[in-house]
Predicted 3D model of a 265-nucleotide part of an RNA (large-subunit ribosomal RNA, domain VI) from a Clostridia bacterium. Rfam family: Bacterial large subunit ribosomal RNA. Model confidence (mean pLDDT): 88 of 100.

Context: one part of a larger RNA
RNA sequence: CGUUGGAUAUUUGAGAAGGGCUGACCUUAGUACGAGAGGACCGGGUCGGACGCACCUCCAGUGCACCAGUUGUCCUGCCAAGGGCAUAGCUGGGUAGCUGCGUGCGGUUGCGAUAAACGCUGAAGGCAUCUAAGCGUGAAACGUGCUUCAAGAUGAGAUAUCCCAUCAUUUUAAAUGAGUAAGGUUGCUCGUAGACUACGAGCUUGAUAGGUCGGAGGUGUAAGUGCAGUAAUGCAUUCAGCUGACCGAUACUAAUUUCCGAGGG
Numbered sequence: 001c002g003u004u005g006g007a008u009a010u011u012u013g014a015g016a017a018g019g020g021c022u023g024a025c026c027u028u029a030g031u032a033c034g035a036g037a038g039g040a041c042c043g044g045g046u047c048g049g050a051c052g053c054a055c056c057u058c059c060a061g062u063g064c065a066c067c068a069g070u071u072g073u074c075c076u077g078c079c080a081a082g083g084g085c086a087u088a089g090c091u092g093g094g095u096a097g098c099u100g101c102g103u104g105c106g107g108u109u110g111c112g113a114u115a116a117a118c119g120c121u122g123a124a125g126g127c128a129u130c131u132a133a134g135c136g137u138g139a140a141a142c143g144u145g146c147u148u149c150a151a152g153a154u155g156a157g158a159u160a161u162c163c164c165a166u167c168a169u170u171u172u173a174a175a176u177g178a179g180u181a182a183g184g185u186u187g188c189u190c191g192u193a194g195a196c197u198a199c200g201a202g203c204u205u206g207a208u209a210g211g212u213c214g215g216a217g218g219u220g221u222a223a224g225u226g227c228a229g230u231a232a233u234g235c236a237u238u239c240a241g242c243u244g245a246c247c248g249a250u251a252c253u254a255a256u257u258u259c260c261g262a263g264g265g
Stems, first nucleotide, its partner, number of pairs: 001152001005163007015149004021049007033038001051106005059100004066093005071086006110144003117137004164265001166178004170173001183260002187203005208254003211250005217243003224237005
């Protein structure tokens, strides 16, 4: 821009893409078959491999603004307590998130028309013949069925709901312009989204982000003080203190605003 008024939702599915894998064991049954050796079809069940999708409860990894320990050095006047630098100084753990080595799920079944093949009826050709007319059975292949996208499918679909009898101009008509409606957008606070965009949640009629408070989880018992010890240190206060993303509550802080947008189809 189109889809023939302007919108918001929910959809149909022409079309397109994905998926379609396979093993072992048990049973049927040591049966059918076979002199024996050996050893099934058909059917039923169990457990896997690889592949794929999703997720983070468990297991595990990472986790550069979390916690603790610790070395050297500089600084905060000194002690104590801290801060900077040294690969994140090194080391031990670790929330959310992201991951796999973890967890869950998938391939199936079914339907249609068939291939090879197997048949029924049956002539040409008094017989025979699956074929010439006619009618069946039949495969991981084909079309569906399952998952995803999908009306620019210009053949532009459908359903529901919302808004609609304002103004001006003149070339008087599917005219132009203006202000509006439903609605949208800019801007702002953001994240379940994300390269940008887009998408999604909000904008005081407010829990969107930050802060604060409470909790979860993590770390592992802070500082100060007291006591014991010559001291290093230990014990008590103290399952303390601190704490990023997680779960809630709370307007304390920040969400100021702009424009577009139908005219009777």